[in-house]
RNA sequence: UGCGGGGUAGUGCAGUUGGCAGCACACCGGGUUCAUACCCCGGAGGUCGCGGGUUCGAGUCCCGCCCCCGCUA
Numbered sequence: 001u002g003c004g005g006g007g008u009a010g011u012g013c014a015g016u017u018g019g020c021a022g023c024a025c026a027c028c029g030g031g032u033u034c035a036u037a038c039c040c041c042g043g044a045g046g047u048c049g050c051g052g053g054u055u056c057g058a059g060u061c062c063c064g065c066c067c068c069c070g071c072u073a
Base pairs, nucleotide, nucleotide: 002071003070004069005068006067007066010025011024012023013022019056027043028042029041030040031039049065050064051063052062053061
């Protein structure tokens, strides 16, 4: 310099053909237990990297930029 992959909850990730933003762990409350753990029930937590465009509607499609990883010169 160019190419490819990625950025979604505290962490790791899914999100299929554009139509409710989800799963596991962690966290909080309750149940169970003499107690803790396991287990069971419930809950909180997201400007979906940033800005713009298309659309009735964008995590998803298009454009620009930023950051991370790999390859290349």
A computed fold for a 73-nucleotide RNA from a Phycisphaerae bacterium, annotated as transfer RNA.
The source organism's lineage runs through Bacteria, Pseudomonadati, Planctomycetota and Phycisphaerae.
It matches the Rfam family "tRNA". From the family's description: Transfer RNA (tRNA) molecules are approximately 80 nucleotides in length.
The RNAcentral record of the sequence draws on ENA.